Predicted 3D model of a 115-nucleotide RNA (SAM riboswitch aptamer (S box leader)) from a Planctomycetota bacterium. It was read from a public genome assembly, where an Rfam model found it.
RNA sequence: ACUUUAUCCAGAGUGGGCGAGGGACGGGCCCUGUGACCCCACGGCAACCGGAGGAGGCUUCUCCUCGCAGGUGCCAAUUCCCGCGGAAGGCCGUCCGCCUUCCGGAAGAUGAGGC
Numbered sequence: 001a002c003u004u005u006a007u008c009c010a011g012a013g014u015g016g017g018c019g020a021g022g023g024a025c026g027g028g029c030c031c032u033g034u035g036a037c038c039c040c041a042c043g044g045c046a047a048c049c050g051g052a053g054g055a056g057g058c059u060u061c062u063c064c065u066c067g068c069a070g071g072u073g074c075c076a077a078u079u080c081c082c083g084c085g086g087a088a089g090g091c092c093g094u095c096c097g098c099c100u101u102c103c104g105g106a107a108g109a110u111g112a113g114g115c
Base pairs, nucleotide, nucleotide: 002114003113004112005111006110007109008108013042014041015040016039017038021031022030023029025083026082027081028080043075044074045073047072048071049070050068051066052065053064054063055062056061079107084104085103086102087101088100089099090098091097
């Protein structure tokens, strides 16, 4: 890189460095010289793995609790919103079109497994 799978409406700062973009992509809308993004130090959050304990099922699976040595991850905005399809309601005399909500996808991110 590819692939399988789970989750993604909660949560999480202070200092230092750099110096212009950043929020995956497109359209929006935001963040950003009152210094963003990114990097470092310390801190924190708690999603998965791991560890400890408990319950159910029984031989290995599920659920709950605990930041708990560690492995990753994360610490603006619902994955910031939408981007494809379906349904309901509304706007419009009808068609077309638009708006709102819900459902299912696609894409993306992260963990764990496979290769």